[in-house]
RNA sequence: UAGAGUUUGAUCCUGGCUCAGGACUAACGCUGGCGGCGUGCCUAACACAUGCAAGUCGUGCGGAGUUACAGUGGUAGCAAUAUUAUUGUAACUUAGCGGCGAACGGGUGAGUAACACGUAGGUAACGUGCCCUUCUGCUGUGAAUAACAACCCGAAAGGGUUGCUAAUACAGAAUAGCCUCGUCGUGGGGCAUCUCAUGACGAGUAAAGCUUCGGCGCGGAGGGAGCGGCCUGCGUCCUAUUAGCUAGUUGGUGAGGUAACUGCUCACCAAGGCUGCGAUGGGUAACCGGUCUGAGAGGAUGGUCGGUCACACUGGGACUGAGACACGGCCCAGACUCCUACGGGAGGCAGCAGUGAGGAAUUUUGCGCAAUGGACGAAAGUCUGACGCAGCGACGCCGCGUGGGUGAUGAAGGCCUUCGGGUUGUAAAGCCCUGUCAGGGGGGACGAGUAGGGACGGUACCCCCAAAGGAAGCCUCGGCUAACUACGUGCCAGCAGCCGCGGUAAGACGUAGGGGGCAAGCGUUGUCCGGAAUUACUGGGCGUAAAGAGCUCGUAGGUGGGAUUGUAAGUCAAAGAGGAAAUGCUCCGGCUCAACUGGAGACUCAUCAUUGAUACUGCAAUUCUUGAGGACAGGAGAGGAAAGCGGAAUUCCCGGUGUAGCGGUGAAAUGCGUAGAGAUCGGGAGGAACACCAGUGGCGAAGGCGGCUUUCUGGCCUGAUUCUGACACUGAGGAGCGAAAGCCAGGGGAGCGAACGGGAUUAGAUACCCCGGUAGUCCUGGCCGUAAACGAUGGGCACUAGGUGUAGGAGGUAUUAAUCCCUUCUGUGCCGCAGUUAACACAAUAAGUGCCCCGCCUGGGGAGUACGGCCGCAAGGUUGAAACUCAAAGGAAUUGACGGGGGCCCGCACAAGCAGUGGAGCAUGUGGUUUAAUUCGACGAUACGCGAAGAACCUUACCAGGGUUUGACAUCUAGGGGAAGUAUGCAGAGAUGUAUGCGUCCUUCGGGACCCUUAGACAGGUGCUGCAUGGCUGUCGUCAGCUCGUGCCGUGAGGUGUUGGGUUAAGUCCCGCAACGAGCGCAACCCUUAUCCUUAGUUGCCAGCGAGUUAUGUCGGGCACUCUAGGGAGACUGCCGUCAUAAGACGGAGGAAGGUGGGGAUGACGUCAAGUCAGCAUGGCCCUUACGUCCUGGGCUACACACGUGCUACAAUGGUCGGUACAACGGGCAGCGAGAGCGCAAGCUGGAGCGAAUCCCUUUAAAGCCGAUCUCAGUUCGGAUUGGAGGCUGCAAUUCGCCUCCAUGAAGUCGGAAUUGCUAGUAACCGCAGAUCAGCCACGCUGCGGUGAAUACGUUCCCGGGCCUUGUACACACCGCCCGUCACGUCACGAAAGCUAGUUGUACCCGAAGUCGCUGACUCAACCGCAAGGAGAGAGGUGCCGAAGGUAUGGCUGGUGAUUGGGACGAAGUCGUAACAAGGUA
Repeated sequence: UAGAGUUUGAUCCUGGCUCAGGACUAACGCUGGCGGCGUGCCUAACACAUGCAAGUCGUGCGGAGUUACAGUGGUAGCAAUAUUAUUGUAACUUAGCGGCGAACGGGUGAGUAACACGUAGGUAACGUGCCCUUCUGCUGUGAAUAACAACCCGAAAGGGUUGCUAAUACAGAAUAGCCUCGUCGUGGGGCAUCUCAUGACGAGUAAAGCUUCGGCGCGGAGGGAGCGGCCUGCGUCCUAUUAGCUAGUUGGUGAGGUAACUGCUCACCAAGGCUGCGAUGGGUAACCGGUCUGAGAGGAUGGUCGGUCACACUGGGACUGAGACACGGCCCAGACUCCUACGGGAGGCAGCAGUGAGGAAUUUUGCGCAAUGGACGAAAGUCUGACGCAGCGACGCCGCGUGGGUGAUGAAGGCCUUCGGGUUGUAAAGCCCUGUCAGGGGGGACGAGUAGGGACGGUACCCCCAAAGGAAGCCUCGGCUAACUACGUGCCAGCAGCCGCGGUAAGACGUAGGGGGCAAGCGUUGUCCGGAAUUACUGGGCGUAAAGAGCUCGUAGGUGGGAUUGUAAGUCAAAGAGGAAAUGCUCCGGCUCAACUGGAGACUCAUCAUUGAUACUGCAAUUCUUGAGGACAGGAGAGGAAAGCGGAAUUCCCGGUGUAGCGGUGAAAUGCGUAGAGAUCGGGAGGAACACCAGUGGCGAAGGCGGCUUUCUGGCCUGAUUCUGACACUGAGGAGCGAAAGCCAGGGGAGCGAACGGGAUUAGAUACCCCGGUAGUCCUGGCCGUAAACGAUGGGCACUAGGUGUAGGAGGUAUUAAUCCCUUCUGUGCCGCAGUUAACACAAUAAGUGCCCCGCCUGGGGAGUACGGCCGCAAGGUUGAAACUCAAAGGAAUUGACGGGGGCCCGCACAAGCAGUGGAGCAUGUGGUUUAAUUCGACGAUACGCGAAGAACCUUACCAGGGUUUGACAUCUAGGGGAAGUAUGCAGAGAUGUAUGCGUCCUUCGGGACCCUUAGACAGGUGCUGCAUGGCUGUCGUCAGCUCGUGCCGUGAGGUGUUGGGUUAAGUCCCGCAACGAGCGCAACCCUUAUCCUUAGUUGCCAGCGAGUUAUGUCGGGCACUCUAGGGAGACUGCCGUCAUAAGACGGAGGAAGGUGGGGAUGACGUCAAGUCAGCAUGGCCCUUACGUCCUGGGCUACACACGUGCUACAAUGGUCGGUACAACGGGCAGCGAGAGCGCAAGCUGGAGCGAAUCCCUUUAAAGCCGAUCUCAGUUCGGAUUGGAGGCUGCAAUUCGCCUCCAUGAAGUCGGAAUUGCUAGUAACCGCAGAUCAGCCACGCUGCGGUGAAUACGUUCCCGGGCCUUGUACACACCGCCCGUCACGUCACGAAAGCUAGUUGUACCCGAAGUCGCUGACUCAACCGCAAGGAGAGAGGUGCCGAAGGUAUGGCUGGUGAUUGGGACGAAGUCGUAACAAGGUA
């Protein structure tokens, strides 16, 4: 020391991305009241107009000038006086000479990776103006020159000649303690060269004056302070895709040079020096105190302030000077700008302001020297864009304000609303106050120590005045992350930091209301640190997530056994030096507070030196034996190399026998064979590999090694002694070995066999399968150097429970005898505890616990790619990026789902059967088409005789036309009128309109019920959304499953229970078990049916009795039977046998019924965004003289066609005709409707009876049975279609009903591929009833009874399902996922003939300025000399070096480039199906 979001269906882990924090020389957007303190070109070290930024000293000097006074002369004037010249004095000014300063201060960060900086030292190798201090000196001469004057040149800048003059300017001379040099000494000290003090001799070297008389100054020498030069240790970025660099290079000697050491320079000599502890090269960069961040360690940074360095247009150079190689100096070269009379000149804001340019972006051409500081001066003072202040900018930090109190009708308005209300909100208004800031007025500083002097500034501050007046915004509200609603929008517009929002109910877009946060600011963007333990020193990893090198040897390096002594490098301690100031921290103080600032104090690493300690490490020495190694004796082995030998088998060749096939496959074909194959026998050739033994056996470092023998050779194990004495471990580079394939050369070639050819398969099949077959496989020599080179696990040492195999040794015990039992060493396996691990797993052969060394990793893709280097004959290997792109990629485990995975088990699932469908005609539904409309919905299973249990009108939702608008329907309010209601006429298709009558309700007299009309609220909608919903339903599936509580296991998802062994129809039951129980399901309880008993006995029944009839329970009577409908009984594996531990299974008995007896109702958790907004209900949206409503007519009934479901058939197990027998369920009053009559019939007339165990439908059930006929045919089968005639319902049968009769008599002769139902009272066949309904398109549906089969070996296969297990890259769950080419678009990158820019190297050419050297015949005042001349100096010339430039040729880096290459991303594109399941060829 805080975390969060994001990979998944969920989980744990790994891992990246993102967020919350802080900071900023910031910028941008919106907004903006005041003050204080700070701060302000990060870009173009780009170019600069204008002004200013370094001068000063007259007490250094000569002049010049001004003023005053005095004197003298002149002129004018009578004079005063004026004026002029000159002299002197005084004051003032200053161009020049001279001195000091200008090397400071100020700016900038280009260069620089360096002794540049930081830090600590050294200088015995140095310098030092001004300042302080000590000693001492300041004598005497000389020669010039500027200014000035004259003349001359030039446009200018400027210059020349002649003449004059001064000095603290210049030059000799004197003096010389000291100093310097040389020689010779003495005494100390030190660090090698040396140094300090001192003596002698010799040589050499100084000075300046001014003054107000106070002083200031000058020379020599010593010391000090401060400042600098040089040297050194240590520290200081990235890159090895930069590995070698270096000729003044490294050293020496000598010389030169410097203030000083030094290759600093030169000559000569030597051949060195640097480098893996990273030289050289490339890139980047001023460094530090500090600053930001961080818990710290660190990381990042170097703006303001302070220290250092570097630079001053670019490059070079020196001069002057104490100090410079000099920002506002000089010379040269270059670029640029300006002036010009074209001949020549001038310039350098990275000083302060300011301008242009660049840029997202950075200020006034301000005031003042009052303060602080600086230069000069004796001083006054002058100068000072240093500095002090002001101005501009919310750029930052800090402070203040925009009001305070009260105030409920909780005002109005806004927004929301479930319409009740809520919220804005005490907020406002109102009332009572206050007076900060701003404003007005008045006063008014400190900053100034000592006289004067204040830019700031009439500022700060103080007092007074008036008045709530002038002063609030910005961002945000899906999660992270504080804050929610409405409307608009409708994958659009847009948002977005990440995850992600938006496709009609968006808390995520836009707006509004409300809320949250911060506040004169708020957000955004950018950058840095943090979070990130995500480079891990503190503090990570490498079996499977990224990561152990294929293996070994070994160099450097790192690490290293026991003992003793020494040392004291590391280490530790003490006191010390230093660590500048500022900053930071603590305390105290000053501005009203704070920011800001003053004072004091404390801490700190690295560093240095001193002293001490000696456990550990190091170093040195000595020693030891346990690590390591050697000697001796045994042992095992596919360890390696070479030579030789062997048999089996394949193939080929020769010969014999022999004949038609062989071979091959899922099935085939290609192929071989009558020219004799295959088969078989014999002989021969040749190559390769070595069956059995053979084993999670052996050997080897790994790769790898397998017939036998011999030779050579490496390693290993065991035993007992002995020897050496730490000789060890690891190992960057390096070297060697290194499967297969491949390459080169030469051999060899039997089998196998890439490529290739052919045959199949297939939609295709450049594959899998088959027939052939070349390289290759083999040998020799040489390359290659890679593999899932794997235990995906580097090497070494030590330690840490056991058990059990196996291989090789040794020992012990016992024994006649060890093969057996025990111990031990080495190797190789398995199981397993602790421990570890994300889990899986590992577990003495560690992935445990520790130590040492090496290698490697840091999100996925791009990519092991590109470029470069190295290696290779090539193939290629090795080293190894980036742009761009994604928010994941991944590991282990979990639950599901799935598998052309496995096991077990069910189901009319298959099989075995029976009857069908698919073909025909018709009916019906659907699609399609058509139409004004053919209303709508349902679409695999789970839509399609479904919603619809009844479309002629109605229904009706559709279409056309005609009407209507508070409405066809509901409630309410207000106004007017009228009972309600009813009849009739006319127009019209009707709705409707219109006209005329009849009719007068209740009342408390207000009115009310009801109706009409007007207005308004509202009605209405089969309009949309079943993907907003409720409810209901289908399906998996009547499948046996689905869960919970507690416990236990697991970090967790989750598991256990529910798995296992049996058993069952069943998660049914039993046994076992870290589970024990429980719930929803199963079963049972319910209904029905099958048997019996009981109760009851009409409308049912009729055995016995009676009566009656042609006959009939018709009547009396009875309730026994049947039956009806209430109640009970019965069946439970209860009994027996066998099997079994049990559950249970099989068989049997009894029984009407036997193992859930048959049937029904009953449908777990859930799945399909399954179906339904058109049954109903309902949110939202939409329509409102219409998408509402009324009416007429039409449509839903169309018809080339396709499909589903049915009916009727194709006939003789049949048709037709005649006769004849037996049901059950049901229904009936706007109904069922008898008997009777009529009609061929449908039906009609008629009406008994019956609201029904009574009457009717129903007098006949049909198939069946008895007979007759038909005789195999498109028929006496079949009945479609059509014509005619009728009947019924209904307001109405034309579109568009049903039925009857007569006539007509189509297809069809048993149905392709395919496909359905059914396991017993079932299928099949037969009829009956009912709902809906006026009627009916019903052949449908729901029920009822009648007749009444066949078959099931069995679970391999198809389909569906259950349980367990396995794999998985699936989880929208295989109708999943997913790969590559191609096509299109966008983006970044590589290559590329070249083109081009920058940078750098080498060689040579040219060579400015300039120092240095040489020369110096020319020139020259000072000194010497009488002079000539000399000394000395200089011009000039010349040499070395030398910037820029030029020529040539390399390296490196960038830009661009026709074309080209791959890569990434993109919506539903094309082709295939490679991978994930055994992914269909692992």
Annotation: A computed fold for a 1482-nucleotide RNA from an uncultured bacterium, annotated as small-subunit ribosomal RNA. The RNAcentral record of the sequence draws on ENA and Greengenes. Rfam family: Bacterial small subunit ribosomal RNA. Rfam links the family to the GO terms ribosome and structural constituent of ribosome.